[in-house]
RNA sequence: GACAAAGGCAAACCGUCCGCGAGGGCGGGACGCAAAGCCACGGGACUCCUCGACGGGGAGUUCGCCGGGCUGCCGAA
Numbered sequence: 001g002a003c004a005a006a007g008g009c010a011a012a013c014c015g016u017c018c019g020c021g022a023g024g025g026c027g028g029g030a031c032g033c034a035a036a037g038c039c040a041c042g043g044g045a046c047u048c049c050u051c052g053a054c055g056g057g058g059a060g061u062u063c064g065c066c067g068g069g070c071u072g073c074c075g076a077a
Base pairs, nucleotide, nucleotide: 001074008033009032013028014027015026016025017024018023031064037070038069039068041067042066043065044062045061046060047059048058049057050056051055
């Protein structure tokens, strides 16, 4: 980051399995994505537990919420 090339990933929803839950795995399916590849480091949102309770603490989820870190295909302007 292109009226390029080769490709890649896969939202919602559906089926099924796991989880108290947020949510996740697999299959179908494509809303989209130039990192929609990986990482829970910072922030946000969400879930569960707890306490002396309009606040605090703990454990989690989400990287397709944002920032950051690492890595990757092609090579026009």
The RNA shown here (c-di-GMP-I riboswitch aptamer) has 77 nucleotides and comes from a soil metagenome. It matches the Rfam family "c-di-GMP-I riboswitch aptamer". Rfam links the family to the GO term cyclic-di-GMP binding. Of the family's consensus pairs, 95% are formed in the model.